[in-house]
RNA sequence: CAAGUUUGCCAGGUGGUUGCGGUCUGCUUACGAGCAGGUUGAGGAAAGUCCGCCCUCCACAGGGUACGGUGCUGGAUAACGUCCAGGCGGAGUGAUCCGACGGCAUAGUGCAACAGAGAGUAGAUUGCAGUUGAUUAUUCAACUGUGAGGGUGAAACGGUGGUGUAAGAGACCACCAGCGUCGGCAGUGAUGUCGGCGGCUAGGCAAACCCCACCGGGAGCAAGGCAAAGCAGAUGCAAUGAGGCGACCCGUCUCGCAUCGGGUAUGCUGCAUGAUGCGUGGCGUAAGUCACGUACCAGAUAGAUAACCACCCAAGACAGAAGGCGGCUUAUCGGUAAACUUGGAUA
Numbered sequence: 001c002a003a004g005u006u007u008g009c010c011a012g013g014u015g016g017u018u019g020c021g022g023u024c025u026g027c028u029u030a031c032g033a034g035c036a037g038g039u040u041g042a043g044g045a046a047a048g049u050c051c052g053c054c055c056u057c058c059a060c061a062g063g064g065u066a067c068g069g070u071g072c073u074g075g076a077u078a079a080c081g082u083c084c085a086g087g088c089g090g091a092g093u094g095a096u097c098c099g100a101c102g103g104c105a106u107a108g109u110g111c112a113a114c115a116g117a118g119a120g121u122a123g124a125u126u127g128c129a130g131u132u133g134a135u136u137a138u139u140c141a142a143c144u145g146u147g148a149g150g151g152u153g154a155a156a157c158g159g160u161g162g163u164g165u166a167a168g169a170g171a172c173c174a175c176c177a178g179c180g181u182c183g184g185c186a187g188u189g190a191u192g193u194c195g196g197c198g199g200c201u202a203g204g205c206a207a208a209c210c211c212c213a214c215c216g217g218g219a220g221c222a223a224g225g226c227a228a229a230g231c232a233g234a235u236g237c238a239a240u241g242a243g244g245c246g247a248c249c250c251g252u253c254u255c256g257c258a259u260c261g262g263g264u265a266u267g268c269u270g271c272a273u274g275a276u277g278c279g280u281g282g283c284g285u286a287a288g289u290c291a292c293g294u295a296c297c298a299g300a301u302a303g304a305u306a307a308c309c310a311c312c313c314a315a316g317a318c319a320g321a322a323g324g325c326g327g328c329u330u331a332u333c334g335g336u337a338a339a340c341u342u343g344g345a346u347a
Base pairs, nucleotide, nucleotide: 001343002342003341004340005339006338007337008336009335010334012312013311014310015309016308017307018306020041021040022039023038024037025036026035027034028033043318047329048328050327051326052325053324054323055220056219057218058217062250063249064248065247067216068215069214070213071212072086073085074084075083076082087101088099089098090097091096102211103210108209109208110205111204126149127146128145129144130143131142132141133140134139158176159175160174161173162172163171177201179198180197181196182195183194184193185192186191224269225268226267227266233260234259235258236257237256241255242254243253244252245251276295277294278293279292280291281290282289283288
């Protein structure tokens, strides 16, 4: 200097004029509200609604079956399918990144196009060997054995070297890999490493059904609460019943339930002081946590932050809260800071 990886910050600014929402103070008021001043007013994702909760209601929310979710180990958290650290596997020269990561699939069932003889107790007219018959030789046919070599395929029932055999094969042997089992060492653990013994090797897919372990009531702010307003009932069933509790059963609770028809539907609250933000320090590898200090920073509901001018600049992309919070995912113009990796050059 170039290319890359990881983490953090910013998301236009300043001034002027006019115009909006909340809240506080003062004044006025015809009680509808108005005027003046202070202060404050959309995001890193506000998006998706994919998870987890706070909160509210279902009188209480209990057990089981089914169903759904998660799936290596140890931590963090209110909790999570999230985050941190590590293990194993994979990609990359590397910094780093990704993982749907429990299960001999031998508990059982199942799936695999094409090619190929055969795709899991597989498999033969490519081949090798033996016997018999025919044949001048070559060679041909039948039977038996075999699955080492070659071929097809993503993948063919361990690998290399030998013994052995008619030919061959873990049939046997040595060394490896894998698996099982018994131990040593390190570690909280996943796991790693070393050694003994053994049978000779039981393919892939569970992001197929399944088995195992753990977790899980439901509905949701149009949840709810208060005030106001307003009426018109009819039919059917009914404690040997009906209804509620996600499905079903047990259990439990309540006393009405179902269908048709009519009327009202406005205001307040829930609604922002929080599992909150920022700063400093301690502990921790980290995620985080504790202590002290400091701040109040949107709460609309016919739905608020806009328009114009000037200057600066990194030249504004993706894009607007509706009960709230912690995450994940997706979209995105750029700028800036730090650390690390690779390559080149110079000293």